A computed fold for a 483-nucleotide part of an RNA from a wastewater metagenome, annotated as small-subunit ribosomal RNA, 5' domain. The coordinates come from a structure-prediction model, not an experiment, and the mean pLDDT is 87.
[in-house]
Context: one part of a larger RNA
RNA sequence: GGAUGAACGCUGGCGGCAUGCCUAAAACAUGCAAGUCGAGCGGUAAGGCCCCUUCGGGGGUACACGAGCGGCGGACGGGUGAGUAACGCGUGGGAAUCUACCCCAAACUGAGGGAUAAGCAUUGGAAACGAUGUCUAAUACCGCAUAUGGUCUUCGGAUUAAAGCUUCGGCGGUUUGGGAAGAGCCCGCGUAAGAUUAGCUAGUUGGUGAGGUAAAGGCUCACCAAGGCGACGAUCUUUAACUGGUUUGAGAGGAUGAUCAGUCACACUGGAACUGAGACACGGUCCAGACUCCUACGGGAGGCAGCAGUUAGGAAUUUUCCACAAUGGGCGAAAGCCUGAUGGAGCAAUGCCGCGUGCAGGAUGAAGGCCUUAGGGUUGUAAACUGCUUUUAUACGUGAAGAAUAUGACGGUAACGUAUGAAUAAGGAUCGGCUAACUCCGUGCCAGCAGCCGCGGUCAUACGGAGGAUCCAAGCGUUAUCC
Numbered sequence: 001g002g003a004u005g006a007a008c009g010c011u012g013g014c015g016g017c018a019u020g021c022c023u024a025a026a027a028c029a030u031g032c033a034a035g036u037c038g039a040g041c042g043g044u045a046a047g048g049c050c051c052c053u054u055c056g057g058g059g060g061u062a063c064a065c066g067a068g069c070g071g072c073g074g075a076c077g078g079g080u081g082a083g084u085a086a087c088g089c090g091u092g093g094g095a096a097u098c099u100a101c102c103c104c105a106a107a108c109u110g111a112g113g114g115a116u117a118a119g120c121a122u123u124g125g126a127a128a129c130g131a132u133g134u135c136u137a138a139u140a141c142c143g144c145a146u147a148u149g150g151u152c153u154u155c156g157g158a159u160u161a162a163a164g165c166u167u168c169g170g171c172g173g174u175u176u177g178g179g180a181a182g183a184g185c186c187c188g189c190g191u192a193a194g195a196u197u198a199g200c201u202a203g204u205u206g207g208u209g210a211g212g213u214a215a216a217g218g219c220u221c222a223c224c225a226a227g228g229c230g231a232c233g234a235u236c237u238u239u240a241a242c243u244g245g246u247u248u249g250a251g252a253g254g255a256u257g258a259u260c261a262g263u264c265a266c267a268c269u270g271g272a273a274c275u276g277a278g279a280c281a282c283g284g285u286c287c288a289g290a291c292u293c294c295u296a297c298g299g300g301a302g303g304c305a306g307c308a309g310u311u312a313g314g315a316a317u318u319u320u321c322c323a324c325a326a327u328g329g330g331c332g333a334a335a336g337c338c339u340g341a342u343g344g345a346g347c348a349a350u351g352c353c354g355c356g357u358g359c360a361g362g363a364u365g366a367a368g369g370c371c372u373u374a375g376g377g378u379u380g381u382a383a384a385c386u387g388c389u390u391u392u393a394u395a396c397g398u399g400a401a402g403a404a405u406a407u408g409a410c411g412g413u414a415a416c417g418u419a420u421g422a423a424u425a426a427g428g429a430u431c432g433g434c435u436a437a438c439u440c441c442g443u444g445c446c447a448g449c450a451g452c453c454g455c456g457g458u459c460a461u462a463c464g465g466a467g468g469a470u471c472c473a474a475g476c477g478u479u480a481u482c483c
Base pairs, nucleotide, nucleotide: 001483002482003481004480006479007478008477009476010475013355014354015353016352017351018350019348020347021313026311027310028309030308031307032306035072036071037070040069041068043065044064047063048061049060050059051058052057079266080265081264088191089190090189091188092187093186094185097183098182099181102179103178104177105176106175107174108173109172110144112142113141119134120133121132122131123130124129149160150159151158152157164171165170192238193237194236199229200228201227204226205225206224207223208222209221210220211219241263242262243261244260245256246255247254248253268289269288270287271286272285291302292301293300294299319345321344322343323342327341328339329338330337331336358388359387360386361385368379369378370377371376393420394419395418396417397416398415402410427472428471429470430469431468432453433452434451438467439466440465441464442463448455449454
């Protein structure tokens, strides 16, 4: 000198674009953040509409739809960086694999069965939540048939599917092959520090066989062999998510890994599996633990490292806002519903960029201040005063693009026009040398300053005040950290 997710002190007019818990992966009140489909199903709790009514209510419709069965989605999106020195990441390869939804191609979609939730009845419990009996449906479940094809094969054969709905347009279902995109696995190379860590290892290293997986493999097991790694640093310890990048530097290099993008890991702590195309699953399940809450003491409920917000910690980090209008996602044939993703607004000089706080004239160089050799010098064309302008501000009016045909949260916003009037708007640090900028007064090794050298003990350009000056400027300084 440059840089920062900064903080602190003094000060503070506006706009655009960004950014905003770096600390306690601490604990969390409250609300919301993942639903959707009645064109899969039996139905009808509420509302609408229609009818009846003794005005209590009853019936119908399916406009619609609570709860339930069923399907798809809750494995994406969003958060965080605790763990991890590792095939985790980066890069380049590989073979023994899988894939719901989507696209292409081929074939098929026949005939049946038994249940169960909801409902109704009885009933346990404080609650959470149940229990028993009975009734019913399906694109829920299960046989049978068929087999283009698939799998296995001793090549004879064996085995293996399906589901309907419809407003009649379609939407689906099953099997196989291919695609797209995604995922799992393996390997070469690269990837922090310590030798005041030198030996480490029994599923350990390899083989045979078996099991297991979508898939190769000690992945697991039985048996056999005794191997495997290591000064080219094994093992151990410490630290740490990695990368594209960011920052500095002429570069080489150093430091760093906020925001944005890719990957990984985690979801109160530890463990486990279930379902599923996909999870060993943030807002699923089970077990154990810590903590908090409810309880009728028998037993239950919870998980903000989602968005806001609270407490705590800290030098320190925002609103319990608006909208699904756009982009995207889930479901749905669609209308649509949901979406704290996202789009926006709010707060903060936190940063970058831009603009303004007027412009021109104006000397008897006014007054006042400060200095003075008392003559004057300086503040200083600065002010006053005269003329002008209106960026900005204020008031009023017009008023978008972003949206396709309809639909705009932002927003009566941006922008534009008219009017008013210099009107609403300057500070901070420094002035001994480094280092641009000097005098007076006060103080008297005191009070104090200080990045280094050093100033201060009675004539201090170094302390404090004043006048003046210098440098930056809506900022200026200080502190911290990196180059």